Background
This is a predicted structure of a 74-nucleotide RNA (transfer RNA) from Chewarchaeum aethiopicum (SeqCode).
RNA sequence: GGACGCGUAGUUCAGCCUGGCAGAACAGCCGGUGGGAAACCGGCCGGCCCCGGGUUCGAAUCCCGGCGUGUCCA
Repeated sequence: GGACGCGUAGUUCAGCCUGGCAGAACAGCCGGUGGGAAACCGGCCGGCCCCGGGUUCGAAUCCCGGCGUGUCCA
């Protein structure tokens, strides 16, 4: 230098193909149970979806350009 993949909650990831309410688990917080801790049960909190632009009535999703990261080729 080139090809491909990935970037969404504190963490690990789904959702993207086929545009239409942003989700799960774990973590954290509160409560229940319990002598107490863990476990278990119920609830709550938590992300303008890596950045900018474009298309569209509407973009995490499609298109373009960047940034970061991984694998491979040279």
Overview
Its Rfam family is "tRNA". By type it is a transfer RNA. Its family is annotated with triplet codon-amino acid adaptor activity in the Gene Ontology. The prediction has a mean pLDDT of 83.